This is a predicted structure of a 161-nucleotide RNA (glmS glucosamine-6-phosphate activated ribozyme aptamer) from Synergistaceae bacterium UBA4088. Its Rfam family is "glmS glucosamine-6-phosphate activated ribozyme aptamer". Rfam describes the family as follows. This entry contains a glucosamine-6-phosphate activated ribozyme that is found in the mRNA for GlmS. GlmS is an enzyme that uses fructose-6-phosphate and glutamine to generate glucosamine-6-phosphate. By type it is a riboswitch. The sequence was found by an Rfam model in a public genome assembly.
[in-house]
RNA sequence: CGGAUAAUCCAAGCGCCAGGACUGGCUCUUUGCCAGUUGACGAGGUCCGGGGAUGAUCGAUAUUUUCGGCGGGUGCCCCGGGGGCCUGAACGGUAAGGCCAUCAAGCCGUCCCACAAAUCCGGAGAGCGAUCUCCGGGACAAAAGGCCGGCAGCCGUUCCC
Numbered sequence: 001c002g003g004a005u006a007a008u009c010c011a012a013g014c015g016c017c018a019g020g021a022c023u024g025g026c027u028c029u030u031u032g033c034c035a036g037u038u039g040a041c042g043a044g045g046u047c048c049g050g051g052g053a054u055g056a057u058c059g060a061u062a063u064u065u066u067c068g069g070c071g072g073g074u075g076c077c078c079c080g081g082g083g084g085c086c087u088g089a090a091c092g093g094u095a096a097g098g099c100c101a102u103c104a105a106g107c108c109g110u111c112c113c114a115c116a117a118a119u120c121c122g123g124a125g126a127g128c129g130a131u132c133u134c135c136g137g138g139a140c141a142a143a144a145g146g147c148c149g150g151c152a153g154c155c156g157u158u159c160c161c
Stems, first nucleotide, its partner, number of pairs: 014071004019067001020038007041059003047081006083100004088159006106151004111146002120137007
């Protein structure tokens, strides 16, 4: 330097497959066996640690299985730790109380407003096949965000009403 093997990582709307569906081969009338394929399209989402619950958001032009199931998980609840904030106005405080997640209180409603991929169209590749991978084209969400309104929101001093 090259090659082989093994392990780890390259997964978190993620992985897996004992059912179902589908393909190929064998068997040959009743099925059975072997090998395979499929089994969720993106958007959004983790302060740290522990515990819990029959146990996780949003929508899609998917809706013939995106059925059924297993595991996991950034969601939810509780406890602890550290952190940010607490509203009629200003200043101060963080012991207690309350709200949150670094864009660091919340809930509800009207209105405004943004963004995706699959599907679809065109093409390339792998496979006997089911099917899989990739490229190009054009489109469409909701949660989110913004304005306004309503409700709720610790203590001290001063002011306003």